[in-house]
Model confidence (mean pLDDT): 77 of 100. Predicted 3D model of a 362-nucleotide RNA (Bacterial RNase P class A) from an Anaerolineales bacterium. A source record names the gene rnpB. NCBI's taxonomy places the organism under Bacteria, Bacillati, Chloroflexota, Anaerolineae, Anaerolineales. The RNAcentral record of the sequence draws on ENA. The model forms 94% of the base pairs in the Rfam consensus. It matches the Rfam family "Bacterial RNase P class A". Rfam describes the family as follows. Ribonuclease P (RNase P) is a ubiquitous endoribonuclease, found in archaea, bacteria and eukarya as well as chloroplasts and mitochondria. By type it is a ribozyme.
RNA sequence: CAGGUUAGUUGGGCGGUUGCGGGAGAAACUCUCCCGAGGAAAGUCCGCACUCUAAAGAGCAUGGAGCCGGGUAACUCCCGGGGUAGAGUAAUCUACCGGACAGGGCCACAGAAAAUAACUGCCGAAGUAAAUGAAAAUUUACUGGUCAAGGUGAAAAGGUAGUGUAAGAGACUACCGGCGCAGGUAGUAAUACUUGCGGCCCGGCAACCCCUUCCAAGAGCAAGGCCAAGCAGGAACAAGAAGUUGCUCGCUUCAUUUGAGUUCCGGGUAGGCUGCACGAGAGAUUGGGUAACCAAUCUCCUAGAUAGAUAAUCGCCCAGGCUUUUGCUGGACAAAAUGCGGCUUAUAAACUGACCUGGGGA
Numbered sequence: 001c002a003g004g005u006u007a008g009u010u011g012g013g014c015g016g017u018u019g020c021g022g023g024a025g026a027a028a029c030u031c032u033c034c035c036g037a038g039g040a041a042a043g044u045c046c047g048c049a050c051u052c053u054a055a056a057g058a059g060c061a062u063g064g065a066g067c068c069g070g071g072u073a074a075c076u077c078c079c080g081g082g083g084u085a086g087a088g089u090a091a092u093c094u095a096c097c098g099g100a101c102a103g104g105g106c107c108a109c110a111g112a113a114a115a116u117a118a119c120u121g122c123c124g125a126a127g128u129a130a131a132u133g134a135a136a137a138u139u140u141a142c143u144g145g146u147c148a149a150g151g152u153g154a155a156a157a158g159g160u161a162g163u164g165u166a167a168g169a170g171a172c173u174a175c176c177g178g179c180g181c182a183g184g185u186a187g188u189a190a191u192a193c194u195u196g197c198g199g200c201c202c203g204g205c206a207a208c209c210c211c212u213u214c215c216a217a218g219a220g221c222a223a224g225g226c227c228a229a230g231c232a233g234g235a236a237c238a239a240g241a242a243g244u245u246g247c248u249c250g251c252u253u254c255a256u257u258u259g260a261g262u263u264c265c266g267g268g269u270a271g272g273c274u275g276c277a278c279g280a281g282a283g284a285u286u287g288g289g290u291a292a293c294c295a296a297u298c299u300c301c302u303a304g305a306u307a308g309a310u311a312a313u314c315g316c317c318c319a320g321g322c323u324u325u326u327g328c329u330g331g332a333c334a335a336a337a338u339g340c341g342g343c344u345u346a347u348a349a350a351c352u353g354a355c356c357u358g359g360g361g362a
Stems, first nucleotide, its partner, number of pairs: 001358010012317007020036007038333001042344002045342005050220004062216005067081005082097006098211002103209002105205003119150002121146003126143007158176006177201002179198008224274004233265005240254005281300008318331001320329003
């Protein structure tokens, strides 16, 4: 310098004018000041806080999780490590992780057989029958013995060599591989290496049921709490009420068993307040830790609307694109709705650290 791997960061900036939502103040209905989206606010997939179901548990069912250690309020999340299989020259990345001697079930096609294997092949030691033979014996057939060889398949009952045998076979022996038991060394552990013993070597699937260990009660801010018009309901008092010219009389209408009117009551609709913005909070520095993360000190306060404000426009600058220059164009994905921690998905462009491979120079 080129190519790559990996971990992270930013997500246009400044200013003017006019508006919108929230708060504070003046003042008296208009002004002034301050604040006003995100890394994902998204999907709503996990885990919590908070609230109600009176509270707290136990069992069963159901659902979820499952190598080891650590982190956390908690997690199916994060960090570090282990094993198996795979990709890459490498840095690194991807997938998986309790149990198949508790039991049931399944294993397409092919193949004799998919689990307590005989199709071809090999054998004729044993048994039976027949033939030949004087006899010993030989041959043939059947019953049979056999997984060494062939073939099928994703998978065929450990591998190599020998002993052995009628032929064979962990049947036996040595070595290798696996499993189990008992140790040793390293490690917190998973595990790695290793010693001895046991022929234990009767397959795979648990993302089929199941067994086992652990974790989960349900509903959700439209949770829940408070205030409370109107209408209807109940209780008490209770005979008048309205109109007619300001008052009285009179008159008219309505009510008087079916109760006008006044007062009170609880529930509670509309509506309002709250929950609801000081919190598992943010930033900086220092310390601990490989890291996730934790602790201490200092500083800061940073949306809270309710059908939903966070906008529009102008100027200058900064990336990017086009263009020979001038210049033109142009800003990713996307927007809160009780709040947090994660995961997943979307994302123009730019920047930083570490590492790997190749080339060049000193």